[in-house]
Context: one part of a larger RNA
RNA sequence: GAGUAGCGAAAGACGGGUGAGAAUCCCGUCCACCGAAUAUCUAAGGUUUCCUGAGGAAGGUUCGUCCGCUCAGGGUAAGUCGGGACCUAAGCCGAGGCCGAAGGGCGUAGGCGAUGGACAACAGGUUGAAAUUCCUGUACCACCAAUGCUUGUUUGAACGAUGUGGGGACGCAGAAGGAUAACACAACCGCGCCGUUGGUUGAGCGCGGCCAAGCAGUGAGGCUGGAGAGUAGGCAAAUCCGCUCUCUACUAAGGUUGAGCUGUGAUGGGGAGGGAAGAUCAGUACCGAAGUGUGUGAUUUCAUGCUGCCAAGAAAAGCCGCUAGUGAGAGCAAAGGUGCCCGUACCGUAAACCGACACAGGUAGAUGAGGAGAGAAUCCUAAGGUGAGC
Numbered sequence: 001g002a003g004u005a006g007c008g009a010a011a012g013a014c015g016g017g018u019g020a021g022a023a024u025c026c027c028g029u030c031c032a033c034c035g036a037a038u039a040u041c042u043a044a045g046g047u048u049u050c051c052u053g054a055g056g057a058a059g060g061u062u063c064g065u066c067c068g069c070u071c072a073g074g075g076u077a078a079g080u081c082g083g084g085a086c087c088u089a090a091g092c093c094g095a096g097g098c099c100g101a102a103g104g105g106c107g108u109a110g111g112c113g114a115u116g117g118a119c120a121a122c123a124g125g126u127u128g129a130a131a132u133u134c135c136u137g138u139a140c141c142a143c144c145a146a147u148g149c150u151u152g153u154u155u156g157a158a159c160g161a162u163g164u165g166g167g168g169a170c171g172c173a174g175a176a177g178g179a180u181a182a183c184a185c186a187a188c189c190g191c192g193c194c195g196u197u198g199g200u201u202g203a204g205c206g207c208g209g210c211c212a213a214g215c216a217g218u219g220a221g222g223c224u225g226g227a228g229a230g231u232a233g234g235c236a237a238a239u240c241c242g243c244u245c246u247c248u249a250c251u252a253a254g255g256u257u258g259a260g261c262u263g264u265g266a267u268g269g270g271g272a273g274g275g276a277a278g279a280u281c282a283g284u285a286c287c288g289a290a291g292u293g294u295g296u297g298a299u300u301u302c303a304u305g306c307u308g309c310c311a312a313g314a315a316a317a318g319c320c321g322c323u324a325g326u327g328a329g330a331g332c333a334a335a336g337g338u339g340c341c342c343g344u345a346c347c348g349u350a351a352a353c354c355g356a357c358a359c360a361g362g363u364a365g366a367u368g369a370g371g372a373g374a375g376a377a378u379c380c381u382a383a384g385g386u387g388a389g390c
Stems, first nucleotide, its partner, number of pairs: 012030006031387004039367003045347002049345001050074006059067002079140002081343004086117002091112003097106003121138005141339004147333005158326002163322004171309004177302003182296005188209006194202001210269002214264005221257004225248007233241002273287002310313001353362002369381004
């Protein structure tokens, strides 16, 4: 320079409390803002920022009794969620090998590697801070197994590949249908209320009219014929697959898949509301009604379906057959038992991530209500959140 520029998009007011001290902290009442978000869940990333108690030097663009700050203590519980003990893609590593002044490069077998495949748990409650993890109730998966029954040991039960086949297994677009979620209305059901009025016992007003996995049945639909014989292919074998032939059935039966619905689960949970003792500890403990009808109707699901098209749209394992092979136990029912490692707090369109900052920027996915509307536009609202640190 200069007590100058600036104090980083935004609504606060009042009352009470605490305190040495209050525009700024806490509580309450109004008011205001977002509401395809400024709500909720979650990936990446952060790494204790989470909760409780205490504090106020510094950080906080003012203040501060407050904080994502300082100090201390506490907090993350899993057979089923995500990952590993399963599989493979791009890519990477790479025994031998080939190449190269050296370092090293490429690459077979093999391995690693999810953003994909496979795979068994739901509802409610609970903490100051965790919950599909704890608790309650009801399940499921894998393995072990008392006991009982059945069956088998060369007249072969059963298992069974690292082999072989099926399957997994896939594009884009479009249309129609079934169903559900969700929502709306209700003169029906239940609980509460009855008016400072012109008017209130009325077809009055306000609020609420639910529930999973699992198990059993049913099932809109989708796909698919069945049996026998032969066989030179599937690197050996095969009863499996493929190929050939015969018989039979024709649009039905059977098989397979399949959302949903019904019953059960549930004599349970939750539930508007009522509401203690008493110290305002508290709207806590506890008690707990009704639970129906009609309509609209998805971007969800059946559905990796169907139809059409050309640019012709991963792999491997789990799984199901087949044999090679193994060879004395095996199957059913069933009380009971076992179930490893890592993550799990909190933020997550943000003051906690990436931007030197408590920065008007950036940040993948899911849910996504009502009125008006074609609509997830836009405006106003619900649930929920917030009032922007002068």